[in-house]
Overview
A computed fold for a 537-nucleotide part of an RNA from a metagenome, annotated as small-subunit ribosomal RNA, 5' domain. The RNAcentral record of the full RNA draws on SILVA.

Context: one part of a larger RNA
């Protein structure tokens, strides 16, 4: 001098664009934050409306809607946070002949035909609740055999290449095991059931791809040697077991090994990087906001479900805490957005919207999203712009100094012409919207003028917001402060105090003429900001 996620004091008009609990990984009220699919599947209210009635009801709308349920997919993704973590966690650069991959593409086959069930419901019983049993009906794209396939797999053999002789590649043969689910727009027959044509989604096994995950390995990546020895699953082997896979990953046995001054072991601290600062650089510092890795999820542990967890709004054990409790026994996890209470110098609103983007489910239409996308709060940062511009000397008045002559504050004001940026009124008024719908002709499939697919042309969709911008009206009217003037270091009189009050970042001021302390005048430096403190170079 720069820098900052600052706090502090004074002041403070207005916009743009970031940013905003660094402390207690301290406890939380409340509400949202993960649903969707009725084009799998079975049932199905209720208020209202109408309408009939024998006054008890019963029909029809609503509506196969709502709300549950069985099924799928999704709840591992997005959002938080930084405790732990000196470690293959991170980064770089490689390897997996040692794997895995829902859902997306691209290709090839394929989807026969049987059975039994359990929810919901319907009785019943037990419990305050939370929930829970027993008996009985049922349905599928839930669940089980049964055919039927290929490839991989598993066993048994044959034959080539290459070999570190352990095995790997490539090719044949026999055997074994070894899948599926429908649903639906339209049209044509058809009283109807239901059958046919053609489409559209789905379903099974396969190969390939992309993306994705696992694992494995060289080098890096903080302090202390006032931490010098450490290690029994340790270190290698066989056998065996698991895993999607390689390994002491587990286990049995066998061996007596392995690690260390080039820092084991231990203790302390700390998420790692891209990057930020900051220096001419080398090099320090840092790791907030964006992005990648990675851990976490009330503390400890542990499994299932499944493509993927050993799972932040899942389960199940223990704990410790809060709450309900008929005292038997239950419920609960904001380090997700708001919010609260505590700590703290210190950190915001219990806000709108799904209109965009982008995620989940549905053929869609849609439905969900506290992701995100906006608006509120804060001068917390950067940038803008504005507090007016001209003109105007009797150098008004008054402050302040004065050698009393005079100087200065000063073209400063005042007056005069004048401008409307910003502020306020008032009118118009956006970009972001284009998918997707729906309407129209047109192309293609198609037997079709059904229906699906396209490109095209029109209508419709905006939380922010009457936001941004524009025009017009208004009145110089409403909008300048802090901090320094002793030397560093730009800026000086005066008057008060008198080693007192008091400055002070060093040096040092101050004891009666103080440019150093209070003040006024006056300068001088930044200015919507100035100054002080931390805190890095």
């Nucleotide at each position: 001098g720069a820098g900052c996620g600052a706090a502090c004091g004074u002041u403070a008009g207005c916009g743009g664009c970031g940013g905003g609990c660094c402390u207690a990984a301290c406890a939380c009220a409340u509400g949202c934050a993960a649903g969707u699919c009725g084009a799998g599947c079975g049932a199905g209210a209720a208020a209202a409306g109408g309408g009939c009635u024998u006054c008890g009801g019963c029909c029809c709308u609503u509506a196969g809607u709502a709300a549950a349920g069985c099924g799928g997919c999704g709840g591992a993704c997005g959002g938080g946070u930084g405790a732990g973590u000196a470690a293959c966690a991170c980064g770089u650069a490689g390897g997996u002949a040692a794997u895995c991959u829902u859902c997306c593409c691209u290709u090839g086959a394929g989807c026969g035909g049987g059975g039994g069930a359990c929810a919901a419901c319907g009785u019943u019983c037990c419990g305050a609740a939370a929930g829970g049993g027993a008996c009985g009906c049922u349905a599928a794209u839930a669940c089980c055999g049964c055919a039927u396939a290929a490839g991989u797999u598993c066993c048994u053999u044959g034959g080539g290449a290459c070999u570190c002789c352990g095995g790997u590649c490539c090719u044949g043969a026999g055997g074994a095991g070894g899948a599926a689910a429908g649903c639906u727009a339209g049209g044509c027959c058809g009283c109807a059931a239901g059958g046919u044509c053609c489409g559209g989604c789905a379903c099974u096994c396969g190969a390939g791809g992309a993306g994705g995950a696992g694992c494995c390995u060289g080098c890096g990546u903080a302090g202390c040697a006032u931490c010098a020895g450490c290690u029994a699953g340790u270190u290698g082997g066989u056998g065996g077991g698991g895993u999607a896979a390689c390994g002491g990953c587990c286990u049995a046995c066998c061996a007596a090994g392995g690690c260390g001054a080039a820092g084991a072991c231990g203790c302390u601290u700390a998420g790692c990087u891209g990057g930020u600062c900051u220096g001419a650089g080398a090099g320090g510092a840092u790791g907030a906001u964006c992005a990648g890795c990675c851990a976490c999820a009330c503390u400890g542990a542990a499994a299932c479900u499944g493509a993927g967890a050993c799972a932040c709004g899942g389960u199940u054990c223990a704990g410790a805490c809060u709450c309900c409790u008929a005292c038997g026994g239950g419920a609960g996890g904001c380090a997700g957005c708001a919010g609260u209470g505590g700590g703290g110098a210190a950190u915001a609103u219990u806000g709108g919207a799904c209109a965009a983007u982008g995620g989940g489910c549905g053929c869609a239409a849609g439905c969900c999203u506290g992701a995100u996308c906006c608006a509120g709060c804060c001068a917390c940062g950067c940038c803008g712009c504005g507090u007016g511009a001209g003109u105007g000397a009797u150098g008004a008045a008054g402050g302040c100094c004065u050698u009393c002559g005079g100087g200065u504050c000063g073209u400063a004001a005042a007056g005069c012409u004048c401008u409307g940026u910003g502020g306020g009124g008032a009118g118009g008024g956006a970009c972001g919207a284009a998918c997707c719908g729906c309407c129209g002709g047109u192309g293609g499939u198609g037997c079709a003028u059904a229906g699906c697919c396209a490109a095209c042309g029109g209508c419709a969709u905006g939380a922010c917001g009457g936001u941004a911008c524009c025009u017009c009206c208004u009145u110089a009217g409403c909008a300048a402060g802090c901090a320094c003037c002793g030397g560093c270091u730009a800026a000086c009189u005066u008057c008060g105090u008198g080693c007192c009050a008091g400055c002070a970042g060093c040096c040092g001021c101050g004891g009666u003429a103080a440019u150093a302390c209070g003040a006024a005048g006056g300068g001088u430096g930044c200015a919507a900001a100035c100054g002080u403190u931390g805190c890095u170079c």